This is a predicted structure of a 104-nucleotide RNA (SAM riboswitch aptamer (S box leader)) from Caryophanon tenue. Model confidence (mean pLDDT): 82 of 100. Lineage of the source: Bacteria > Bacillota > Bacilli > Caryophanaceae > Caryophanon.

RNA sequence: UUCUUAUCGAGAGAAGUGGAGGGACUGGCCCGACGAAGCUUCAGCAACCAGCGAUUAAGCAAGGUGCUAAAUCCAGCAGAACAUAUUGUUUUGGCAGAUGAGCG
Repeated sequence: UUCUUAUCGAGAGAAGUGGAGGGACUGGCCCGACGAAGCUUCAGCAACCAGCGAUUAAGCAAGGUGCUAAAUCCAGCAGAACAUAUUGUUUUGGCAGAUGAGCG
């Protein structure tokens, strides 16, 4: 890093440093000098892979990862239903994205 596959409405933060951006992209809407991103330290959440256990399993622990504002913040393409002052609401499936695992 291509591809394949599973999950994504739950959960979990503080300090130091840093100094103006960040929430993937676009449009919104939010967060941010009551201090953004990044880096460091400690803490926590979760259970994809591996471990123990069990055998339809439940479970234990936390090694390899990951994560710790807002539903993947919402929509972005298509279908269906409802309602019509002309576009909106709800829902379904895609596209894209994030994370894990696997063959390369």